RNAcentral holds the sequence, with entries from MGnify. The RNA shown here (SAM-I/IV (S-adenosyl methionine) riboswitch aptamer) has 86 nucleotides and comes from a marine eukaryotic metagenome. It matches the Rfam family "SAM-I/IV (S-adenosyl methionine) riboswitch aptamer". Its Rfam clan is "SAM clan". Gene Ontology terms of the family: S-adenosylmethionine metabolic process and regulation of gene expression. The literature on the family includes a 2008 paper in RNA by Weinberg et al., "The aptamer core of SAM-IV riboswitches mimics the ligand-binding site of SAM-I riboswitches".
[in-house]
RNA sequence: GCAUCAGGAGUGGGACUUGUUCCCCGCCAACCUGCCUACCCAGGCAAGGUGGUUCGAGAAUGUGGCCGUAAGGCAACCAAUUGGGU
Numbered sequence: 001g002c003a004u005c006a007g008g009a010g011u012g013g014g015a016c017u018u019g020u021u022c023c024c025c026g027c028c029a030a031c032c033u034g035c036c037u038a039c040c041c042a043g044g045c046a047a048g049g050u051g052g053u054u055c056g057a058g059a060a061u062g063u064g065g066c067c068g069u070a071a072g073g074c075a076a077c078c079a080a081u082u083g084g085g086u
Stems, first nucleotide, its partner, number of pairs: 001063004005058001010025001012024004016019001026053004031049003034045003038086005065074003
């Protein structure tokens, strides 16, 4: 700078420094990466990242992640697996 703040989802467990806290699991969202086609648009999946999930409109969230001094390199199961255009 751009986009969103409508709604959705756990009276979960643990740790402590008791709070815009941290860890784990589940769930919600579909913002970024990835996948469904060489490219684009729409649509879909939900793996990587992120945010949220009973202190709340704010110093708000996102605008991928990891390794490396740099150059550069690495991963993304199951799933979805579609339509149009070039």